[in-house]
RNA sequence: GGGCCCAUAGCUCAGCGGUAGAGCGUGCGUAUGGCAUGCGCAAGGUCGUGGGUUCAAAUCCCACUGGGUCCA
Numbered sequence: 001g002g003g004c005c006c007a008u009a010g011c012u013c014a015g016c017g018g019u020a021g022a023g024c025g026u027g028c029g030u031a032u033g034g035c036a037u038g039c040g041c042a043a044g045g046u047c048g049u050g051g052g053u054u055c056a057a058a059u060c061c062c063a064c065u066g067g068g069u070c071c072a
Stems, first nucleotide, its partner, number of pairs: 001071007010024004018055001026042005048064005
C1' cells in the first nucleotide's frame, strides 16, 4: 500500500427495509429463620461518525474513524 470481516444495553451477541431484542450483570419484589439457587417485574441503547437512496434505514450505497485478519 491492497483485499476481507467487525463496530447494536455495563459485558457477550441476535436482529439483514416497517421503527430494537436475548443471555449474563444491576435494582426491586417473592420464596427462606437467614444466605445462595429459583421465579416475577423494572431500569438501561440518538444501533461508531458524517452524508446518500427510500414513504420508511440498525439493515442498502459512499466516505471517514477504530479494531481484527490475510497478501505484498
Transfer RNA from a Minisyncoccota bacterium, 72 nucleotides, folded computationally. NCBI's taxonomy places the organism under Bacteria, Bacillati, Minisyncoccota. Its Rfam family is "tRNA". Its family is annotated with triplet codon-amino acid adaptor activity in the Gene Ontology. Its mean pLDDT, the model's own confidence on a scale to 100, is 84.